This is a predicted structure of a 373-nucleotide RNA (Bacterial RNase P class A) from a Sandaracinaceae bacterium. The coordinates come from a structure-prediction model, not an experiment, and the mean pLDDT is 76. It matches the Rfam family "Bacterial RNase P class A". The family's RNA type in Rfam is ribozyme. The gene name in the source record is rnpB.
[in-house]
RNA sequence: GGAGCGGUCCGGGUGAUCGCUGGCUCGCCUCGGCGAGCGGGAGGAAAGUCCGAGCUCCAUAGAGCGGGAUGCCAGUUAACGGCUGGUGGGGGUGACCCCGAGGACAGUGCCACAGAGAACAGACCGCCCCGCGUCCGCGCGGGGUAAGGGUGAAACGGUGAGGUAAGAGCUCACCGGGCCGGCGGUAACGUCGGUCGCACGGCAAACCCCAUCCGGAGCAAGACCGAAUAGGGAAGCGCUCGAGGGCUGCUCGCCCGAGCUUCCGGGUUGCGUCGCUCGAGGCCCAUGGCGACGUGGGUCCUAGACGAAUGAUCGCCAUCCGCGCGCCGGUGACGGACGCGGAGACAGAACUCGGCUUACGGUCCCUCCGACC
Repeated sequence: GGAGCGGUCCGGGUGAUCGCUGGCUCGCCUCGGCGAGCGGGAGGAAAGUCCGAGCUCCAUAGAGCGGGAUGCCAGUUAACGGCUGGUGGGGGUGACCCCGAGGACAGUGCCACAGAGAACAGACCGCCCCGCGUCCGCGCGGGGUAAGGGUGAAACGGUGAGGUAAGAGCUCACCGGGCCGGCGGUAACGUCGGUCGCACGGCAAACCCCAUCCGGAGCAAGACCGAAUAGGGAAGCGCUCGAGGGCUGCUCGCCCGAGCUUCCGGGUUGCGUCGCUCGAGGCCCAUGGCGACGUGGGUCCUAGACGAAUGAUCGCCAUCCGCGCGCCGGUGACGGACGCGGAGACAGAACUCGGCUUACGGUCCCUCCGACC
């Protein structure tokens, strides 16, 4: 210098001027507000709303069916589909990365095209034997075979040797596989030995089966205050043998329950208050653990606004980039100082947390290759 890989940290500082905004205090006021002062005012993702929880209401969250999610093992956590560590498989020279990694002897189903044959299969070419014919090249018929060729994503174990007319786990060695056992490991699994000539192709991102988990709705949850209260007429149903209402996709079940339904004609409905930000919280230290994380101590308080504020300009400093036939150090690669010019992204809280994903500017560490000193 080029290419790459995962992670750490950061997301400029300061001054002046002009603005925005909610809080407190004071003043003015035509009670609508206005002005002054003080001290506050976004993020690492506030985003997507994809998972998991807290919180709230419905039953204390119940049963069955249906439905959904997850799917190697162990741990971690309030919880998770997250994270950590490991196992197995795959990729990369490497830093490292990826896995939709339960079950195909529970059952059903599918395997396009090509091909002779696609699941308890099959013989197109070929090989071999026999018979017949022959123009001696071979052809026809019968049988054997599955080694070789060919088709395909996949052809009913692979390689080699023996064997045979040619062949074939037909036999043997090794590899692979099934079953059994020993040893190591918490486990996934690994390893060793024995045994079986090998039965049982693939697809579960097809239905399905197995295991585990899941009640629903969401801060427009929900609670309180205020305003208005009225009631009337007609018809039907019902008052514990209970109409009707509330809860889930359905059924059961549970709770409330004296009113309910339809028609006619009327009244009222605040940009109110709380929920609301102190929380599984941040930071530091010690300690257990490989780690995620746990335990103990100390310390800090940091928007809470719904027509929803958090900004702009200029100067200086810092950072980065480019330029300088210049300056300093050095044999040199290179380093440093100075000057001039330029650059600064993605984005914007709305009940709150833990994750994931996505967007984005940089610093440092790491890997491989090349060049130079």
The organism belongs to Sandaracinaceae, within Bacteria.